[in-house]
């Protein structure tokens, strides 16, 4: 970087530290942000993998990752419903895991 499979509407600091102005993929919105953004650090949630108990499902949460605003924040493509607003469903995108090249 490609493939391939599983999940993605639930949880997580209203006084934690440094840190200074951004972020929320992208594209249209519409949001978060000096009553402190991104980003380290510490906390914390979840339990995919793996060790580990009892058992095939559970438990744990040692080890590896992952996540802590809003449904993957809407939306970008079809389908159907509607005169339009709109609205359902799915599917793409995207992220993250385990496996492969």
């Nucleotide at each position: 970087u490609u493939c391939u499979u599983a999940u993605c509407a639930a949880g997580a600091g209203c006084a934690g530290g440094c840190g200074g102005a951004g972020g929320g993929a992208c594209u249209a919105g519409c949001c978060c942000g000096a009553u402190g953004a991104a980003g380290c650090c510490c906390g914390g949630c979840a339990a995919c993998c793996g060790a580990c108990u009892c058992a095939u499902g559970a438990g744990c949460a040692c080890g590896g990752u992952g996540c802590u605003a809003a449904a993957u924040c809407u939306u970008g493509c079809a389908a159907c419903a509607g005169a339009a607003a709109u609205g359902u469903u799915g599917a793409g995108u995207g992220a993250u895991g385990a496996g492969a090249a």

SAM riboswitch aptamer (S box leader) from Bacillus gobiensis, 101 nucleotides, folded computationally. Of the family's consensus pairs, 90% are formed in the model.